Predicted 3D model of a 72-nucleotide RNA (transfer RNA) from a Candidatus Saccharimonadales bacterium. Rfam family: tRNA. By type it is a transfer RNA. Model confidence (mean pLDDT): 81 of 100. The sequence was found in a public genome assembly.
RNA sequence: GCCCCUGUAGUUCAAUGGAUAAAAUAGCUCCGUCCUAAGGAGAAGCUGGGGGUUCGACUCCCUCCGGGGGCA
Numbered sequence: 001g002c003c004c005c006u007g008u009a010g011u012u013c014a015a016u017g018g019a020u021a022a023a024a025u026a027g028c029u030c031c032g033u034c035c036u037a038a039g040g041a042g043a044a045g046c047u048g049g050g051g052g053u054u055c056g057a058c059u060c061c062c063u064c065c066g067g068g069g070g071c072a
Stems, first nucleotide, its partner, number of pairs: 001071007010025003018055001028042004048064005
């Protein structure tokens, strides 16, 4: 330099172009306990940035950024 894959919550990870983006775990609040833990309940939290296509984009296209791999 060229090519391929990938980026969603603190972490792991779902979502056929169509409802309010699903869950686990961690953290928080409450219950629980003499205290802590186990266990139970609840709330909050996420689509890498920008642009485009579309009635509608996490999903498709372009570009940039980050990560991984291959060739030279």